This is a predicted structure of a 293-nucleotide part of an RNA (large-subunit ribosomal RNA, domain VI) from Thaumarchaeota archaeon UBA223.
[in-house]
Context: one part of a larger RNA
RNA sequence: CGGUGGUUGUCUGAGGGGAAGUUGAUCUUAGUACGAGAGGAACAGAUCAACGCGGCCUCUGGUCUACCGGUUGUUCGACAGAGCAAUGCCGGGCAGCUAAGCUGUUGUGGAUAAGAGCUGAAUGCAUCUAAGCUCGAAGCCACUCCCGAGAAAAGACAGCCUGUUGUUAAUGAUUUCCUUCGGGAAAUUGUUGCAACGAAGAAUCGUUAUAGAAGAUAACGUUGAUGGUUUGGUAGUGUAAGCUAGAAGACUUCGGUCGACUAGUUAAGCUAGCCUUUCCCAAUCUUUCAAAG
Numbered sequence: 001c002g003g004u005g006g007u008u009g010u011c012u013g014a015g016g017g018g019a020a021g022u023u024g025a026u027c028u029u030a031g032u033a034c035g036a037g038a039g040g041a042a043c044a045g046a047u048c049a050a051c052g053c054g055g056c057c058u059c060u061g062g063u064c065u066a067c068c069g070g071u072u073g074u075u076c077g078a079c080a081g082a083g084c085a086a087u088g089c090c091g092g093g094c095a096g097c098u099a100a101g102c103u104g105u106u107g108u109g110g111a112u113a114a115g116a117g118c119u120g121a122a123u124g125c126a127u128c129u130a131a132g133c134u135c136g137a138a139g140c141c142a143c144u145c146c147c148g149a150g151a152a153a154a155g156a157c158a159g160c161c162u163g164u165u166g167u168u169a170a171u172g173a174u175u176u177c178c179u180u181c182g183g184g185a186a187a188u189u190g191u192u193g194c195a196a197c198g199a200a201g202a203a204u205c206g207u208u209a210u211a212g213a214a215g216a217u218a219a220c221g222u223u224g225a226u227g228g229u230u231u232g233g234u235a236g237u238g239u240a241a242g243c244u245a246g247a248a249g250a251c252u253u254c255g256g257u258c259g260a261c262u263a264g265u266u267a268a269g270c271u272a273g274c275c276u277u278u279c280c281c282a283a284u285c286u287u288u289c290a291a292a293g
Stems, first nucleotide, its partner, number of pairs: 001150001005161007015147003021051008034039001052105005060099004067092005072085005094273001107143004115135004163197005169192010201289003205221005226282003232275002234272004242265005249258003
């Protein structure tokens, strides 16, 4: 831009895409059919496995430069708390991501191929074929999965809105006046164009995530839990600092001083991308686009 008023939502499905599935073993059938015996099936049913494909993170693990703890060197005078050294190194680790973990993964119908047939002439018989008809595959098509109304034959259904004004732009009609009879002027009114406002709605803007390279998508915007903060829970680490008590010993002017470390206070302290709670903070107020043929 088109689809012919504008707009919001839900669909239909012409058409298009795919490999999403493929294979094997075991048990039963059955020591059966078959076979003198030796041997030895199948149809069908069931249970698993392998290789792929899709989804997920409860479990098992990995990672986890959010986080907690230990510890070395050095600097900030010491303590406390920190900086730097590959996150300094090391031990753990939630969410998230992830595989080696968990989970799903064929069936029905249709038209056929080779092939098997029915009826049946040409050719009084016969013949699956010439007319006609019935079957028949891991293959083909459809459904099951995904996209999809720009499918120009441009689809369907439902909800909402569908008004006002201006114009010295174009054009038609009616009335009055003037006229050189060709026409001209004024007023009213209709249509179209243009312009202004502006409904439903949308966008911008703001807080964001179930989304994310940017756009886009999705949620919310005080009639509010959208994010932050706070509360409680749950989870990670592993018992904080300070104080009290003890402590091998060392030093001593014999009065005491220092002391790694241990115990208690203390399942502490610290922390959280999770769950929850709370209008305390920020989503204020505005603005723009936008329709009757």
Taxonomically the source falls in Nitrososphaerota (Archaea, Thermoproteati).